This is a predicted structure of a 74-nucleotide RNA (transfer RNA) from Occallatibacter sp. It matches the Rfam family "tRNA". The family's RNA type in Rfam is transfer RNA. Its mean pLDDT, the model's own confidence on a scale to 100, is 81. The RNAcentral record of the sequence draws on ENA.

RNA sequence: UCUGGGGUGGAGAAGUGGUCCAUCUCGCUACCCUCAUAAGGUAGAGCUCGCACGUUCGAAUCGUGCCCCCAGAA
Numbered sequence: 001u002c003u004g005g006g007g008u009g010g011a012g013a014a015g016u017g018g019u020c021c022a023u024c025u026c027g028c029u030a031c032c033c034u035c036a037u038a039a040g041g042u043a044g045a046g047c048u049c050g051c052a053c054g055u056u057c058g059a060a061u062c063g064u065g066c067c068c069c070c071a072g073a074a
Base pairs, nucleotide, nucleotide: 001073002072003071004070005069006068007067010026011025012024013023018057028044029043030042031041032040050066051065052064053063054062
């Protein structure tokens, strides 16, 4: 330098144009349970989806540029 894949709450993943509010697991907070802790139960907070622009009535999802990570080629 080129090619391919990826970036979504604190962590890991799903969602590939509309069905609302972006979903699940773990974690976090409060409460219940317990002598207490763990386990278990109930509820809650936390992501405008890497950044910007564009297409569209409508974008996490499509296009362009840039940034970052992984793999390969030279």